[in-house]
């Protein structure tokens, strides 16, 4: 001082006027309303992706399945798929930082292209031909029956690696180290980690494929839900009053006929209905009130505990409740960040002198103008993820280079 990591927090401040919305209080009023006071968006209010509270409906209990969803351990929390510690692995010199991090010696299925073969593997190319025939200048050659995973070649991937023996060639055939399996026993709550001494090596890969294995889960959501409820129209219950059609009569009335419904059916018989009045009952459409904000609130307040996440205890504090939905606008001053100009005053920078200087530069300060200051807005309430953000602060940490 260059270069990285890792937390964590702010996200425009003040002043004046104008203006908006909920409650409180006064005043005015038929009604509309006016004046005062408190308070009035976020770190993400945002995506609705988890988790929960609350509310309705479902539901005897349990065990089983089915469909989902979560997977390393141990904490933590009302819960969590969230948070902290730690384990293993990848990547980085390191601080750090990512992982969908259970099971592949239960089972099925896939491994594209290429490739001779892709799984209880494979002669494409190549090595070799000991045995067995043949020829021979005795060096070897030549046929065959066959024998190899060394060595090339495909390919993400081909059944451990080197070396040395060993063999016809080869080959964990065999031997020495690396590796990889089992592993008694130690530590550690656990994952896990070290590890005597065993094994010549076996058990590719994929479980965000099916599938096994543990653990977990009733469904909808404040447009849940409760309450009030006008007119019209329409449903129900009771009561009074009235009944269709032909005929007789001035008219009361009287006499024949006839529809529907009700009890199983049929007949007969009883009953009841058609429209209007007038009381009650219910359900409901706009619409209004309530849920509705004091909560797993909140303080960079102490303290104890604990690496930590978080918990206890004490002290203080009330910080939005609208509902076509307020929480804004304008001006000044200040901050921040950009661009244009100006200035040798100050930093730089050459040079000098005991000192003060002399000169160069608009790199940087310093002045003036312009412009610009993100992402984004509650909508029942809270934990949490994840996304999106102009600029700006504090802290620790790790590499490097330079002094001392």
């Nucleotide at each position: 001082c260059c270069g990285g990591g890792g937390a964590g927090c702010c996200g425009g401040g003040c002043a004046g006027c104008c203006g908006c919305g909920u409650c409180g209080u006064c005043c005015a009023u038929c009604a509309g309303g006016g004046a005062u006071g408190c308070c009035g968006a976020g770190g993400a209010a945002a995506g609705u992706c988890c988790g929960g509270g609350c509310u309705c409906c479902g539901c005897g209990a349990a065990a089983c399945g089915a469909g989902g969803g979560u997977g390393g351990c141990g904490g933590g929390u009302a819960a969590c798929g969230c948070c902290c510690g730690c384990c293993g692995g990848g990547c980085g010199c390191a601080a750090g930082u990512c992982c969908a991090g259970g099971g592949a010696a239960a089972g099925u299925g896939c491994c594209a292209c290429a490739g001779a073969g892709a799984g209880c593997a494979g002669a494409c190319c190549g090595c070799c031909a000991a045995c067995g025939g043949g020829c021979u200048u005795c060096g070897g050659c030549c046929c065959a029956c066959g024998g190899c995973a060394a060595g090339g070649g495909u390919g993400a991937a081909a059944g451990g690696g080197u070396g040395c023996g060993g063999c016809a060639a080869g080959a964990g055939c065999g031997c020495a180290c690396c590796g990889c399996g089992c592993g008694a026993c130690u530590g550690g709550c656990a994952a896990c980690a070290g590890g005597a001494g065993c094994g010549g090596c076996a058990c590719g890969g994929c479980a965000a494929a099916c599938c096994c294995c543990a653990c977990c889960c009733g469904g909808a959501g404040c447009a849940a839900g409760a309450c009030c409820g006008a007119a019209u129209a329409g449903g129900g219950g009771c009561g009074g009053c009235g009944c269709g059609c032909u005929u007789c009569g001035c008219a009361a009335g009287g006499a024949g006929c006839a529809g529907g419904c009700g009890g199983g059916u049929u007949u007969c018989a009883c009953g009841c209905c058609a429209g209007u009045c007038g009381c009650c009952c219910g359900g409901g459409u706009u619409g209004g009130u309530u849920g509705c904000u004091u909560g797993a609130g909140c303080g960079c307040g102490c303290g104890c505990a604990g690496c930590a996440a978080u918990g206890c205890g004490c002290c203080g504090c009330c910080g939005a409740g609208a509902u076509g939905a307020a929480u804004g606008g304008c001006u000044g001053c200040c901050c921040c960040c950009g661009g244009c100009g100006a200035u040798a005053c100050g930093g730089u920078c050459g040079c000098g002198u005991c000192a003060u200087g002399c000169g160069a530069u608009a790199c940087c300060g310093u002045c003036g103008c312009c412009g610009g200051g993100a992402c984004a807005g509650a909508a029942c309430c809270c934990g949490g993820c994840u996304u999106a953000c102009a600029g700006g602060c504090u802290c620790c940490c790790c590499g490097g280079c330079a002094c001392u």

A computed fold for a 404-nucleotide RNA from Novosphingobium sp., annotated as Bacterial RNase P class A. It is recorded under the gene name rnpB. The prediction has a mean pLDDT of 76. Rfam family: Bacterial RNase P class A. By type it is a ribozyme.